[in-house]
Context: one part of a larger RNA
């Protein structure tokens, strides 16, 4: 509690959908609620302001007037907000044409590597490290040639693409979502935001059933060390994977909420259109959309930001108000649990 703020000092909800609410393009008409201009009534006296007057002055007292404002009535005004009615196309949307993409889901297929097992060859070491040892191996290891399994998809690959975010990459197929561009056909403000609500939400974790190659919390062993509950090595359970259901948190970061408009350029890159050019494809110029970099004005405490703003403005939401106590206690809601959400105070400084 008037304000001032929220990239890094406290502060943008993890992200979206959308209800109420507050906000909203252009033109004309109506009404007169807001607004505005008169006027009337009322708002006790005292107090206050102003002009006088009275106590010797002052404080004080007396007389008269009054600003501003509130409430109610009444006569007007009609620019703006609102309302009524009608229209308009620039915002928004629909239909049509096109191209792009690791967007999502499903069910198939592929190759490289790893491990294991059995079988063939073969016969003494292998493995590991800073150096070693534990470990594996004549019961035949390691090496090499066949088979199986599970997980991940080298190169292409990018400062690149897509998605609301979390996220998303082997190949082809099916289903499906969104954005963008081009012509302009249609609707005619249908919009932006959004308290609550709802949905999605990495990893870890939980429940049930599968699966288990590699990796690997816990744990055993070997080293190192003064010690070594570690770093290194060798093993290795849960987990990691799949199906169904929970959980709802992260440095969920651009530490930057969403929308709209305006405000110098330069250099890239992605998608697409046009012009030019050409046999075609490039090249060159240019429009829209996305994504980077540098930078002017401006902003900033500085760093820096800078048409993808942290500039200039408007609308809506969220949040902050010294540090600690504390994201704790209590209560409530949710959860199987772990816990999550909401969220103080005493005290201290």
């Nucleotide at each position: 509690u008037u304000g001032g703020g929220c990239g890094u000092a406290a502060a943008g909800c993890g992200u979206c959908u959308g209800u109420a609410g507050g906000u909203g393009a252009c033109u004309u008409u109506u009404u007169a609620a807001g607004u505005u201009c008169g006027u009337c009534g009322u708002c006790a006296a005292a107090u206050c302001c102003c002009a006088g007057g009275g106590c010797u002055u002052a404080a004080c007292c007396c007389u008269g007037u009054g600003c501003a404002g509130g409430c109610g009535g009444u006569a007007g005004a009609a620019a703006c907000u609102a309302c009524c009615a009608a229209g308009c196309u620039g915002g928004a949307g629909u239909a049509c044409g096109g191209a792009a993409a690791g967007g999502g889901c499903a069910a198939a297929g592929g190759g490289a590597a790893u491990u294991u097992u059995c079988g063939g060859u073969g016969g003494a070491g292998c493995g590991g490290u800073g150096a070693a040892a534990u470990g594996c191996g004549u019961a035949g290891a390691g090496a090499u040639c066949g088979a199986a399994a599970a997980a991940a998809u080298a190169c292409c690959a990018a400062c690149g693409a897509c998605g609301a975010a979390a996220g998303c990459a082997c190949u082809a197929u099916g289903c499906u979502g969104g954005g963008u561009u081009g012509a302009c056909a249609c609707u005619g403000a249908c919009a932006a935001u959004g308290a609550g609500u709802g949905a999605c939400g990495a990893a870890a974790g939980c429940u049930a059933g599968g699966g288990g190659a590699g990796c690997g919390a816990a744990u055993g062993a070997g080293a190192u060390u003064a010690g070594a509950u570690a770093c290194c090595u060798u093993a290795g359970u849960a987990g990691u994977c799949c199906u169904a259901g929970c959980c709802a948190u992260a440095u969920c970061c651009g530490a930057u909420g969403g929308a709209u408009a305006c405000u110098a350029g330069g250099c890239g890159c992605u998608g697409u259109g046009c012009g030019u050019a050409u046999c075609c494809a490039c090249c060159c110029g240019u429009g829209c959309a996305a994504u980077g970099u540098u930078g002017u004005a401006g902003c900033u405490a500085a760093c820096g930001c800078g048409u993808u703003a942290a500039g200039u403005a408007u609308c809506c939401c969220g949040c902050c108000u010294g540090g600690g106590g504390a994201g704790u206690a209590c209560g409530u809601u949710c959860g199987c649990a772990a816990g999550a959400a909401u969220g103080a105070a005493a005290c201290u400084u």